[in-house]
RNA sequence: CUCUUAUCAAGAGUGGUGGAGGGAAUAGGCCCUUUGAAGCCCGGCAACCUUUAAGUUAGAUUUUCUAAUUUAUUACGGUGCCAAAUCCUACAGGUCUCUCGUGAUCUGGUAGAUAAGAG
Numbered sequence: 001c002u003c004u005u006a007u008c009a010a011g012a013g014u015g016g017u018g019g020a021g022g023g024a025a026u027a028g029g030c031c032c033u034u035u036g037a038a039g040c041c042c043g044g045c046a047a048c049c050u051u052u053a054a055g056u057u058a059g060a061u062u063u064u065c066u067a068a069u070u071u072a073u074u075a076c077g078g079u080g081c082c083a084a085a086u087c088c089u090a091c092a093g094g095u096c097u098c099u100c101g102u103g104a105u106c107u108g109g110u111a112g113a114u115a116a117g118a119g
Stems, first nucleotide, its partner, number of pairs: 001119008013042001015041003021032003026090004043082003048078002052072009086111001091108006
């Protein structure tokens, strides 16, 4: 980098440092920010991998083992995350409204993020 699967409205600081930007990219909007942005350190959150126990299913060489899966549990470790729904919209369709411009809302898709696995 590509592919597959799962998740994405919950949660997380009145700390230190830093010193002007930030909210992925493009466009539009809307926000955060010198009452201190990003980055870094510390701290925290969560539970994808992980720990433990029980159950279910399948297979085997059947007091057992292996694989898948569910529920509860764990937080040493590998990642991740810590304004706002992935901040909102963008493409397609449904419903409602209508000043006929649009607006509201729902579903799906695209794109993206993270994890695990494969190449």
Predicted 3D model of a 119-nucleotide RNA (SAM riboswitch aptamer (S box leader)) from Oceanobacillus chungangensis. Its Rfam family is "SAM riboswitch aptamer (S box leader)". Rfam links the family to the GO term regulation of gene expression. It was read from a public genome assembly, where an Rfam model found it. Taxonomically the source falls in Oceanobacillus (Bacteria, Bacillati, Bacilli, Bacillaceae). The coordinates come from a structure-prediction model, not an experiment, and the mean pLDDT is 78.